Context: one part of a larger RNA
């Protein structure tokens, strides 16, 4: 002298952008925060209809999505991160693309009715019912396994063509009058995203020196999508380690910030990447993919219902409560917008987003007026009583009209999509805005409503009276105070900075 997610004391007009639990990953009332398709299926309630039929909500079966998006930084010194390579050891729904198929059949079961138990949450028996749910059979260019062969090239395990023997697995319809469109199934190739493996970077500490037995390495086997002591039988005694093994502390890791000439130091909020976690511990299912935050089981502490048999819950999600704390906001609007699930669409959902609300946290802008005005008024300090100083400052005079108020006009953010017209291409049409009657023009009034704070002994800019008397009391250092203190308080007047000043706190 720069910083800051600051706090604390004064003291405070207005805007824009940004940013606000750094501590208890303590505990949590209520509320929302993943739905969605009726172009998969059966259909209650209702509505139109005389009927046939036709609309359609809830439940329910089936499909896709909950693995994304949103928090948190507790663990983690580790391939966890970052960087560079590697996979002849993998996987990939959805989407691009490009080959091929989609024959012909069955049994069920929710929903629903009947019946019984149960405070609740739910439960058992029976009858019946559809599907793109669920099983066989039948095809198989290509795929898969498994066997013998060629050729050919590598980096060891071996890769990749061709050619061959025997096995093995497929499909589902929907919507339309109808063209057609959406879907289904079996492979190829790409995107993208995932796994694994290595080099190499990267905290303290030797007052931690040895440390290890599934360790270390073979052989087989099991698993895995996939290598591999991942696991497990046998074998063999290895393996790391003073270039710090092992042990304890501390920590999320990087793009960055921040400081500084640099070189380094410090840090890791916000926003961007990976990571790991979801009451705590452990499991495994589902699935294309799971730490499965708002999924299941089980055990454990805490809450909460019970009819005492038994149940029900997880804000490190967005508000919000308490407690902790020097401290950190609203139980706000909205799907207009950009994303994102689902759906042919239309649209639904979406505390992701977009917005607004509070806070001088922080940075920028801005304003409290402007010209004149000397009997240097009064008044306040001071005085050597002669003045001096506050001071053009005030008063008064003339102006102006930023912001703050009033009034009145008002947006960009809006494309798409939908309707009609066209073979198209493109053309007409209606009609959406949470911010918001905001932003941003005009007009009106009137100098009105708008300045503090710190400091003045040297560092270091800025001096006098007066009280006080080693008292009170100041203080970042040197050091002031004991009867004239420019260093205590208090005026007065100064100097600095200014909607802020100061003070404490890290930190270069």
């Nucleotide at each position: 002298g720069g910083a800051c997610g600051a706090a604390c004391g004064c003291u405070g007009g207005c805007g824009g952008c940004g940013u606000g639990c750094c501590u208890a990953a303590c505990a949590c009332a209520u509320g929302c925060a993943a739905g969605u398709c009726g172009c998969a299926c059966g259909g209650a309630a209702c509505c139109c209809g005389c009927a046939a039929g036709g609309g359609g909500u809830g439940a329910g079966u089936g499909g896709c999505g909950g693995a994304c998006g949103g928090g948190u930084g507790a663990g983690u010194a580790a391939c966890a991160c970052g960087u560079g390579a590697g996979c002849a050891a993998c996987c990939u729904a959805c989407c691009c693309u490009u080959c091929g198929g989609c024959g012909g059949g069955g049994g069920a079961u929710a929903g629903c009715c009947g019946g019984c138990c149960c405070a609740a949450c739910g439960g058992c028996c029976g009858g019946g019912u559809a599907a793109u749910a669920c099983c066989g059979c039948g095809u198989a260019u290509g795929g898969c396994c498994u066997g013998a062969g060629u050729g050919u090239c590598g980096c060891a395990u071996g890769g990749c063509a061709c050619a061959u023997u025997g096995g093995c697995a497929a499909a589902a319809g929907g919507a339309g009058c109808a063209a057609u469109c959406c879907a289904c199934c079996g492979g190829g190739g790409g995107a993208g995203g995932g796994g694994c493996u290595c080099g190499c970077g990267a905290c303290c500490u030797a007052u931690c020196a040895g440390c290890u037995u599934g360790u270390u390495g073979g052989u087989g086997a099991g698993g895995u999508a996939a290598u591999g002591g991942c696991u497990c039988a046998c074998c063999a005694a290895g393996g790391c380690u003073u270039c710090g093994a092992c042990g304890g502390g501390u920590a999320g890791c990087u793009g960055g910030u921040c400081u500084g000439a640099g070189a380094g130091g410090a840090c890791g909020a916000u926003c961007a990447g990976c990571c790991a976690c979801a009451u705590u511990g452990g499991g495994a299912c589902u699935g294309a993919g799971a730490u499965a935050c708002g999924g299941c089981c089980c055990a454990g502490a805490c809450u909460c219902c019970u009819a005492c048999g038994g149940g029900a819950g997880g804000c490190a999600g967005c508000a919000g409560u308490g407690g902790g704390g020097a401290a950190u906001a609203u139980u706000g609007c909205g799907c207009a917008a950009u994303g994102g699930u689902c759906g042919a669409a239309a649209g639904a959902c979406u505390g992701a987003c977009g917005c607004a609300g509070c806070g001088a946290c922080g940075c920028c802008g801005u304003g409290u007026g402007u010209g004149g005005g000397a009997u240097g008024a009064a008044g306040g300090c001071u005085u050597u009583c002669g003045g001096g100083u506050u001071g053009u400052a005030a008063a008064c005079c003339a102006c102006u009209g930023u912001c703050a108020g009033g009034a009145g006009g008002g947006a960009c953010g809006a494309a798409u999509g939908c309707c009609c017209c066209g073979c198209a291409a493109g053309g007409g049409g209606a009609g959406c805005g949470a911010c918001g009657g905001u932003a941003c023009c005009u007009c009106c009034a009137g100098a009105g409503g708008a300045a503090g704070c710190g400091c003045c002994g040297g560092c270091u800019a800025a001096c006098u009276c007066c009280g006080u008397g080693c008292c009170a009391g100041c203080a970042g250092c040197c050091g002031c105070g004991g009867u004239a203190a420019c260093a205590c308080g208090g005026a007065g007047g100064g100097c600095g900075c200014g909607a802020g000043c100061g003070u404490u706190g890290u930190u270069c």

A computed fold for a 508-nucleotide part of an RNA from an uncultured prokaryote, annotated as small-subunit ribosomal RNA, 5' domain. The full RNA is in RNAcentral, with records from ENA. The coordinates come from a structure-prediction model, not an experiment, and the mean pLDDT is 85.